[in-house]
RNA sequence: CACUUAUCAAGAAAGGCAGAGGGUAAUGGCCCGAUGAAGCCUUGACAACCUGAUAUUGUAAUAACAAUAUUAAGGUGCCAAUUCCAUCCCGAUUUUGGGACAGAUAAGUC
Numbered sequence: 001c002a003c004u005u006a007u008c009a010a011g012a013a014a015g016g017c018a019g020a021g022g023g024u025a026a027u028g029g030c031c032c033g034a035u036g037a038a039g040c041c042u043u044g045a046c047a048a049c050c051u052g053a054u055a056u057u058g059u060a061a062u063a064a065c066a067a068u069a070u071u072a073a074g075g076u077g078c079c080a081a082u083u084c085c086a087u088c089c090c091g092a093u094u095u096u097g098g099g100a101c102a103g104a105u106a107a108g109u110c
Stems, first nucleotide, its partner, number of pairs: 002109007013043005021032003026087004044079001046077001049075002052071008083102001088099004
């Protein structure tokens, strides 16, 4: 990179360096940005995907396994706007509802 599964309308700040872009396929919009973008560093927060710890229950009956809850020590992630909105399909036909494609994150497999 690829494949599989799950989630994606919630949530979350400052400081320093830096100096013009950014909003994660593409296109069209619309936003953010010198009252400082991207990026890097430090500290902090948010969340609970994996792991850890604790508790309860069940199977079992030295053990161990599974489920739920709590916690947040570890691995990630993340801290503007619904994945910022739309594109493709079906329905509705002021408004819009659902799905798909694509994307992001986590775990597993190769």
SAM riboswitch aptamer (S box leader) from uncultured Parafilimonas sp., 110 nucleotides, folded computationally. The sequence was found by an Rfam model in a public genome assembly.